[in-house]
RNA sequence: GUCGACGUAGCGCAGUGGUAGCGCAUCCGCCUCUUAAGCGGAAGGUCGCGGGUUCGAUUCCCGCCGUCGCACA
Numbered sequence: 001g002u003c004g005a006c007g008u009a010g011c012g013c014a015g016u017g018g019u020a021g022c023g024c025a026u027c028c029g030c031c032u033c034u035u036a037a038g039c040g041g042a043a044g045g046u047c048g049c050g051g052g053u054u055c056g057a058u059u060c061c062c063g064c065c066g067u068c069g070c071a072c073a
Base pairs, nucleotide, nucleotide: 001072002071003069004068005067006066007065010024011023012022013021018055026042027041028040029039030038048064049063050062051061052060
């Protein structure tokens, strides 16, 4: 350099065209003598960037960037 996979919340991940979700963490409350555990709730996202298709894109297409594989050279 070519090829392939991946990029979504602080972290790990789901979501394959129609309102972006789960777990952990964080914060608040309940419980407890206190802490932890447990229970309930809240906050947190330009879905890597730009463009295209579409009534509508996290999802399909193109380009770019990054990470991984070293599959090929």

The RNA shown here (transfer RNA) has 73 nucleotides and comes from a Polyangia bacterium. Model confidence (mean pLDDT): 81 of 100. The organism belongs to Polyangia, within Bacteria. The sequence is in RNAcentral, with records from ENA. Rfam family: tRNA. By type it is a transfer RNA.